[in-house]
RNA sequence: GCAGGCGUGGCGUAAUGGCAGCCGCGAUAGACUCAAAAUCUAUUGCCAGCGAUGGCGUGUGGGUUCGAGUCCCACCGCCUGCA
Numbered sequence: 001g002c003a004g005g006c007g008u009g010g011c012g013u014a015a016u017g018g019c020a021g022c023c024g025c026g027a028u029a030g031a032c033u034c035a036a037a038a039u040c041u042a043u044u045g046c047c048a049g050c051g052a053u054g055g056c057g058u059g060u061g062g063g064u065u066c067g068a069g070u071c072c073c074a075c076c077g078c079c080u081g082c083a
Stems, first nucleotide, its partner, number of pairs: 001082007010025003018066001026044006045056004059075005
C1' cells in the first nucleotide's frame, strides 16, 4: 500500500430497519447468619429538575428513511490476510 473483519453500560455479550442495552460477570443496598461465605431480592449510562418527568446516549462526522446499533459514504482505532 491492497483486501477482509470488528468498535454497543465498569467488563464480556445480545438485539429482523420499529421500547437502545437481552443474558452473564462485577458493583451497591437489603434479606438470611452470632458473624461471614453461599443463596435470594432490588438497583446499577449521562445531563436537567424538589419531584412527576424531560432531553441526550451504540468509535467520530455526514447521508438514506416516517423511523438507523443495524443500510450507504468518509474518517479514527484495533485485529487478520496479501504484497
The prediction has a mean pLDDT of 82.
Transfer RNA from an uncultured Erysipelotrichaceae bacterium, 83 nucleotides, folded computationally.
It matches the Rfam family "tRNA". About the family: Transfer RNA (tRNA) molecules are approximately 80 nucleotides in length. It is annotated as a transfer RNA.
The sequence was found in a public genome assembly.